[in-house]
Context: one part of a larger RNA
RNA sequence: UGCUGGUCGCCUGAGGGGAAGACGCCCUCAGUACGAGAGGAACAGGGCGUCGUGGCCUCUGGUUUACCGGUUGUCCGACAGGGCAUUGCCGGGCAGCUACGCCAUGCGGGAUAACCGCUGAGUGCAUCUAAGCGGGAAGCCCAUCCCGAAAAUAGGCGACCAUGCCGUCAGGCACGAGGACACCCAUAGAAGAUGGGUUUGAUGGAGCGGAGGUGUAAGAGCCGAGGCGUAAGCCGAGGCUUUAAGCCUGCCGCCCCCAAUAGUCCGAGG
Numbered sequence: 001u002g003c004u005g006g007u008c009g010c011c012u013g014a015g016g017g018g019a020a021g022a023c024g025c026c027c028u029c030a031g032u033a034c035g036a037g038a039g040g041a042a043c044a045g046g047g048c049g050u051c052g053u054g055g056c057c058u059c060u061g062g063u064u065u066a067c068c069g070g071u072u073g074u075c076c077g078a079c080a081g082g083g084c085a086u087u088g089c090c091g092g093g094c095a096g097c098u099a100c101g102c103c104a105u106g107c108g109g110g111a112u113a114a115c116c117g118c119u120g121a122g123u124g125c126a127u128c129u130a131a132g133c134g135g136g137a138a139g140c141c142c143a144u145c146c147c148g149a150a151a152a153u154a155g156g157c158g159a160c161c162a163u164g165c166c167g168u169c170a171g172g173c174a175c176g177a178g179g180a181c182a183c184c185c186a187u188a189g190a191a192g193a194u195g196g197g198u199u200u201g202a203u204g205g206a207g208c209g210g211a212g213g214u215g216u217a218a219g220a221g222c223c224g225a226g227g228c229g230u231a232a233g234c235c236g237a238g239g240c241u242u243u244a245a246g247c248c249u250g251c252c253g254c255c256c257c258c259a260a261u262a263g264u265c266c267g268a269g270g
Stems, first nucleotide, its partner, number of pairs: 005161007015147003021051008034039001052105005060099004067092005072085005094250001108142003115135004163174004175269001178266004182198005203259003207254004211249004219242005226235003
């Protein structure tokens, strides 16, 4: 742009895509059928596994330069708190993302191929075929998963809007379902797009609480091997208590403290 008013939502499914499944072992059938014996099945049912595919993060593991802790050198005079050294190195680690982890990965129906048949003429027999009928594959079509009204035969259903004024007749101004911009964002994300919110508000931030990570903060009190000192006393690694502390949070909530203000544009209309 088209789909012959505009708009919003829900569908149909022409057509298209995939391989979404493939395989193995064990048990029963059964030491059965078969076979002189030796040997030795199948149909059907059940269990387990490998590979592939799709999804997920409860568990296990990885990562986790958000975070917490330990520690070396040096610098900020000391303490405290920090900078730099690959995140300095090391020990842990939530969410997220992941596999090495978890879940799923079916029964079936129809038409057929080669082929096997039934009935049966032409040709009184025979013949699966000429009329007619049946069986038959991991293949085909369904079933199952995904896309899909631009399927031009351009689909269906539901809902909403579809009204006025001025005019010099060129047009203009309101109204109007709905949409967009702008702004705050994330279950979304390369940009667009998608989804949520915008004070009639819990959308994001801050604060508070929960849940969780680390592992017991600083300061203070007590103890303290030993060292120094005539003495009085001073120094002192470290330990215990205060303290399941302190610090932190991409998670879950609460709460209008902060920011979503103010607004603008498009839009069918006989």